[in-house]
RNA sequence: GGCUGCAACAUCCCCGCGGGUUGGGUGACGGGCUUUUAUGGCCGGCACAGUGAAUCCGCUGCAGCC
Repeated sequence: GGCUGCAACAUCCCCGCGGGUUGGGUGACGGGCUUUUAUGGCCGGCACAGUGAAUCCGCUGCAGCC
């Protein structure tokens, strides 16, 4: 220098840090259909977050291999 595995530190356990993508959740807004009305269901983008989902890039630390 390169590659691979791991996350000790953590207010049970799990969770190293930052960022991207996909899916999920919550909130309000807009549109049309349905309905006596409301609600609910559908679509659209916007916002929010320990989203206990996955994946990619970079970085920190530990260990191993070349």
This is a predicted structure of a 66-nucleotide RNA (nadA riboswitch) from uncultured Edaphobacter sp. NCBI's taxonomy places the organism under Bacteria, Pseudomonadati, Acidobacteriota, Terriglobia, Edaphobacter. The RNAcentral record of the sequence draws on MGnify.